[in-house]
Context: one part of a larger RNA
RNA sequence: CUCUGGUUAAGGAACUCUGCAAAUUCACACCGUAACUUCGGGAGAAGGUGUGCCCAUUUUAAGUGAGAGGUCUUCGCGAUCUCGAGCCGAGAUGGGUCGCAGUGAAAAGGGAGCAGCGACUGUUUAACAAAAACACAGGACUCUGCAAAGUCAUGAAGACGACGUAUAGGGUCUGACGCCUGCCCGGUGCUGGAAGGUUAAGGGGAGAUGUCAGCCGCAAGGCGAAGCAUCGAACCGAAGCCCCAGUAAACGGCGGCCGUAACUAUAACGGUCCUAAGGUAGCGAAAUUCCUUGUCGGGUAAGUUCCGACCUGCACGAAUGGCGUAACGACUUCCCCGCUGUCUCGACCAGGGACUCG
Numbered sequence: 001c002u003c004u005g006g007u008u009a010a011g012g013a014a015c016u017c018u019g020c021a022a023a024u025u026c027a028c029a030c031c032g033u034a035a036c037u038u039c040g041g042g043a044g045a046a047g048g049u050g051u052g053c054c055c056a057u058u059u060u061a062a063g064u065g066a067g068a069g070g071u072c073u074u075c076g077c078g079a080u081c082u083c084g085a086g087c088c089g090a091g092a093u094g095g096g097u098c099g100c101a102g103u104g105a106a107a108a109g110g111g112a113g114c115a116g117c118g119a120c121u122g123u124u125u126a127a128c129a130a131a132a133a134c135a136c137a138g139g140a141c142u143c144u145g146c147a148a149a150g151u152c153a154u155g156a157a158g159a160c161g162a163c164g165u166a167u168a169g170g171g172u173c174u175g176a177c178g179c180c181u182g183c184c185c186g187g188u189g190c191u192g193g194a195a196g197g198u199u200a201a202g203g204g205g206a207g208a209u210g211u212c213a214g215c216c217g218c219a220a221g222g223c224g225a226a227g228c229a230u231c232g233a234a235c236c237g238a239a240g241c242c243c244c245a246g247u248a249a250a251c252g253g254c255g256g257c258c259g260u261a262a263c264u265a266u267a268a269c270g271g272u273c274c275u276a277a278g279g280u281a282g283c284g285a286a287a288u289u290c291c292u293u294g295u296c297g298g299g300u301a302a303g304u305u306c307c308g309a310c311c312u313g314c315a316c317g318a319a320u321g322g323c324g325u326a327a328c329g330a331c332u333u334c335c336c337c338g339c340u341g342u343c344u345c346g347a348c349c350a351g352g353g354a355c356u357c358g
Stems, first nucleotide, its partner, number of pairs: 001353008010344002014342001019339001027051005036041001038176001052097006063087002067083006098102001110337002113334001115332002117329002122134002138174007150160003177324004182254003187251002189247005196242003202236002207231005214223003255273005282316001283313001294310005
């Protein structure tokens, strides 16, 4: 110096990202216990008192129960009632007594308040993350009529779904509960529709070409029926797409400028442009606010955090759910009481390392 423990005057979080760590509290009995609440809770809330030993009440209450007696009797080692020796024995009250100290050691909650998030118990990154993430009961949409949909990433048999049958099973989103969940179907998706447009293979076969009997020509060559072969125009030809509707707890979206009231300011009101429709309720400097330490209030001597408001929402907003909410949380922020070597600021003690020798 370091590690693990122990003690520490005065102060008591001044330490620090943060009371991290440590300390306080701690058992049992009794008294007592707030807001709020889903009436279960909250709650061991908080806060307080007692605790050893001796004596007396006290042969205490309770328990156990040898044995005795009565009644009934299916005569049984039966049932039932009463008395009851012995054993065991908490607790309460009163009195006394010792120590610094009586749950005398050990083991054994610190508490209270405001707020955020998530309802809750659970689950998770085996070995840096336990959470506000996942799950959850509950809610909704959607698919599926049974050889179900769906799954075994293609695929037969086969299997699961399920020895289930729409109060069932699959998928997606949301996430207890309470109050609610507004407007937009123009785009994308899905569902339905089928008049018209477009449209494949296929059907069809106008026509074209090759070949060739033959014909013409002195020849070179030309023409060329049938057949065979190769192309091939109209026309007919589904779903899909275009098209027409519906659908947002489907993917998603939810405006701008100008003017106006008898102080000023503001604008219930008006005008205009655009849109599929222009953000409703509720909330709001928020886990969301850039400007920003916004402004006001509270708490402090002093508060970029915190709590309550305001609304100018850069860029909240309604199941990518909105706003509340008792209980719960090794979650996050702030504050208070208690407590402390965290600190002012160090000191001392014990043991293990470090160091020297072997």